[in-house]
Context: one part of a larger RNA
RNA sequence: UGACGGGGGCCCGCACAAGCGGUGGAGCAUGUGGCUUAAUUCGAUGCAACGCGAAGAACCUUACCAGGGCUUGACAUGUAAGGAAAAACUCCGGAAACGGGGUGUGCCGCAAGGCGCCUUACACAGGUGGUGCAUGGUUGUCGUCAGCUCGUGUUGUGAGAUGUUGGGUUAAGUCCCGCAACGAGCGCAACCCUUACACUAUGUUGCCAGCAGUUCGGCUGGGCACUCAUAGUGGACUGCCCCGGUCAACGGGGAGGAAGGUGGGGAUGACGUCAAAUCAUCAUGCCCCUUAUGUUCUGGGCUGCACACGUGCUACAAUGGUCGGUACAAUAGGCUGCGAUGGGGUGACCCGGAGCGAAUCCAUUAAAACCGGCCUCAGUUCGGAUUGAAGGCUGCAACUCGCCUUCAUGAAGUUGGAAUCGCUAGUAAUCGCGGAUCAGCAUGCCGCGGUGAAUACGUUCCCGGGCCUUGUACA
Repeated sequence: UGACGGGGGCCCGCACAAGCGGUGGAGCAUGUGGCUUAAUUCGAUGCAACGCGAAGAACCUUACCAGGGCUUGACAUGUAAGGAAAAACUCCGGAAACGGGGUGUGCCGCAAGGCGCCUUACACAGGUGGUGCAUGGUUGUCGUCAGCUCGUGUUGUGAGAUGUUGGGUUAAGUCCCGCAACGAGCGCAACCCUUACACUAUGUUGCCAGCAGUUCGGCUGGGCACUCAUAGUGGACUGCCCCGGUCAACGGGGAGGAAGGUGGGGAUGACGUCAAAUCAUCAUGCCCCUUAUGUUCUGGGCUGCACACGUGCUACAAUGGUCGGUACAAUAGGCUGCGAUGGGGUGACCCGGAGCGAAUCCAUUAAAACCGGCCUCAGUUCGGAUUGAAGGCUGCAACUCGCCUUCAUGAAGUUGGAAUCGCUAGUAAUCGCGGAUCAGCAUGCCGCGGUGAAUACGUUCCCGGGCCUUGUACA
C1' cells in the first nucleotide's frame, strides 16, 4: 500500500422488511447429471453451466457409431506428360456412393494458340484432431457500482503519501465550501435513439367534420380540418414564487404546464478481477494424422431410461367450466410468398384462384372483457396425461423420430415439507397477437398491444457494494 475481521462509523441496492404472484408436491415439455449403449458427437459446471452455443437433430445438418467406397483426394494454386471434352440422358450391378457399357458433343480465334474439362505423376491439399495454462479477436462477471489514474509541486531515508482526506450535498470523485496543493485524463452527466405535448410543411391513410350523390361499404365526387404517417421546429432550464441552508451547493413546498426536478425506456460498461469462457464462429504458434484423425455414401445415434436436479407449460376449479351473442389493438411479415370472395368436409384441411412486391391486397374473426343460458362443489360439464381407431399436412422418405384433426379413452392432481425466486407502476399478475429460425416441427426465444393491482413503518438483521477509520503471526 492492499486484502481480510462473527472491529467501529456513514451510505446505497427488490438486500431485508411491507405486499402480490410463483417454484419446491402432480402430469407433461425442455436442458443437465448419472446409468445404459456399437454410438448415445463436442463444449458450457457456484453466483456468472443446466428452454446455454442450438433463431428450430426424420435424411441433410452431423462433428458420433456400424458397414460399403476413394487416395493429388469433396475444396485451392502450380508444374510436367497425355487426352479428347465435361455435364446431361439411358442400360446393367449395387442400399447408395460408386463401377462398367451406350448416345453425346464445348467457348474465343482465319490460323497458331488461349480459356474451360478429363486422366496420370508430383509439389501439396485436408483435419469440428490436441493444447483457451502458448495466443489474437470476441464475451461473461463484479457493475451503470463510482470509482481508476496522471503531470508539476510539496512531503517521507524508502515503499509511499498528498491531490482523491475534512464540513455539507447528490443517482454520481455530482456540485459547493475549506485545505500544500494546483491542474488534467479515463469513467459520471450531456451529446444519440425512442416515448409523452404543441406548431409548421406535405397528403392515393384518415374524415359525413361541412357539402352533394349513394347499390349504404369513405363507396363516389370533393376536402385536408381532425386521426395518422414522414420531416423540421419549439418545449423542462430548479427558469419563477415561498421556506430552510454557510449570502453556497442543494433540499422541502407551490404556481404554471402535455410533461418537474436525471419525466419514462433504450443504446452506452472506466482502471482492473476471475491463468473466468471460447483452438467447435473465425484467425493463429507449437504438436499430431496423411490409402487416414482426410473424404464420400447407406443405415443407425445425438430422441436410449431404475433414478437425481434446473428452467418452463397445463392444472387442481365457481373471480370457474361450457354454449350462444356482441365489441375494442399494436408490433411485425408476405412473390419457389401472403392468399380473399365462393364451394366441399364435423374438423385438421382440400378445390379454386381475386387482389397484393403492399399505409392500397392478404394473414386479420385478437383474447381476456361485456350480455344471456346451463353446470352447484362432485375427482365433477374440473383436469387433461395415457392409450385405441380413423384421417389431414409437409417432405424422396414420418418405423426408430414430425405436427395437426375427429371419435373413443379418460391417469395423477383437491394449492404443495424443509427451503427458495421474481416484482416498486402502466410495474407485478393476467389475456391474446406477431416475428426470426424454418419444407415441416415451440410450452423456448425476441417483440407487440389489451385489462391492470397491492405495499414500502423503516435500515436492527440476511446478501452484495461504496467511503472513512481501526486491528492483523496474511500478500